About this RNA: Transfer RNA from Parcubacteria bacterium C7867-005, 71 nucleotides, folded computationally. Its Rfam family is "tRNA". The family's RNA type in Rfam is transfer RNA. Rfam's curators write: Transfer RNA (tRNA) molecules are approximately 80 nucleotides in length.
RNA sequence: GCGAGAUUAGUUUAGUGGUAGAACUGGUGCUUCCCAAGCAUCGGGCGCCGGUUCGAUUCCGGCAUCUCGCA
Numbered sequence: 001g002c003g004a005g006a007u008u009a010g011u012u013u014a015g016u017g018g019u020a021g022a023a024c025u026g027g028u029g030c031u032u033c034c035c036a037a038g039c040a041u042c043g044g045g046c047g048c049c050g051g052u053u054c055g056a057u058u059c060c061g062g063c064a065u066c067u068c069g070c071a
Stems, first nucleotide, its partner, number of pairs: 001070007010024004018054001026042005047063005
């Protein structure tokens, strides 16, 4: 330099155009003599900029970061 892939919550991840889900973690409460464990509940997220569309996490382009391959 060329090509391919990935980017969603603090972490690991699901999600093929119509309200973004889970697990762990975190807050609060219950339980317990205390701790741990358990149970209930709450909070928190689509990398950035454009385009297409009635509507974009999803499709298209660019940028950024990471990974892999070729040279």